RNA sequence: GCCGGAUUAGUUUAGUGGUAAAACAAAUCACUCGUAAUGAUUAGCUGUAAGUUCGAUUCUUACAUUCGGCA
Repeated sequence: GCCGGAUUAGUUUAGUGGUAAAACAAAUCACUCGUAAUGAUUAGCUGUAAGUUCGAUUCUUACAUUCGGCA
C1' cells in the first nucleotide's frame, strides 16, 4: 500500500427495514439481630458523518478504532 472481519447498556453477547433484547454488574425495596444469598422493581445502549427509504442497528459510501491476510 491492497483486501477482508468486527464496533449495540459498565462488561459479554443477540437482533437480515417497522422504533432494541438477555445474562452478569449498578440502584431501591422486601427478607435477616447484622452481612451474604434469595425475591420484586427501576435506570441505563446501536462508533462518527453522509446517502437510499414513508421508516435504518439492519442497505450503500467515507472516516475512526481494533483484529487478520497478501505484498